[in-house]
The RNA shown here (c-di-GMP-I riboswitch aptamer) has 79 nucleotides and comes from an Acidobacteriota bacterium. The sequence is in RNAcentral, with records from Ribocentre.
């Protein structure tokens, strides 16, 4: 210098719940909390799961990355 599991340090995020906005909705954002998480960091590309309108076996539009695969990128760092 590169590659690398663990652990170890430095740090990061932050379910469920509550409070306020936002939306038909499913969600989401923001505060507060912290169940957790080595990607619990970005991507809605491929499945599931929601919602929502229709000509309702099935199409459409949306959501959910902390479901599940996938891609992209990043902290430290023995042997």
């Nucleotide at each position: 210098a590169c590659c690398g599991a663990u652990u170890a340090a430095a740090g990061g995020c932050a379910c469920c719940c509550c409070c306020g906005c936002a939306g038909u909705g499913a969600u989401g954002c923001g505060g507060g909390c912290u169940c957790g998480c080595a990607a619990a960091g970005c991507c809605a590309g491929g499945a599931g799961u929601c919602u929502c309108g229709a000509c309702c076996u099935u199409c459409g539009a949306g959501a959910u990355c902390g479901u599940c695969c996938g891609g992209c990128u990043g902290c430290c760092g023995a042997a």